[in-house]
């Protein structure tokens, strides 16, 4: 250099154009003589700029990072 796959919450991750969910970790409550377990509860997220669309995580284009693979 060229092709190619990701990038969503603190983590692991789901979601093929129509109100972004889940697990766990961390908070608060209730429970206990503390503490764990075990129930409830809220709070946090779409990598960045554009561009198509009534509407973009989603499609299209550059750019950051990170894997693969060719050379």
């Nucleotide at each position: 250099g060229c092709u190619u796959u990701a990038g969503u919450a603190g983590g692991u991750u789901a979601a093929u154009g129509g109100u972004a969910g889940a697990c766990c970790u961390a908070c608060u409550g209730c429970u206990u003589g503390u503490g764990g377990c075990g129930c409830a509860g809220a709070c946090a997220g779409c990598g960045c700029a554009g561009g198509u669309u009534c509407a973009a995580u989603u499609c299209c284009u550059g750019c950051c990072u990170a894997g693969a693979g060719c050379a």
The RNA shown here (transfer RNA) has 71 nucleotides and comes from a Fidelibacterota bacterium. Rfam family: tRNA. By type it is a transfer RNA. NCBI's taxonomy places the organism under Bacteria, Pseudomonadati, Fidelibacterota. The RNAcentral record of the sequence draws on ENA. Model confidence (mean pLDDT): 80 of 100.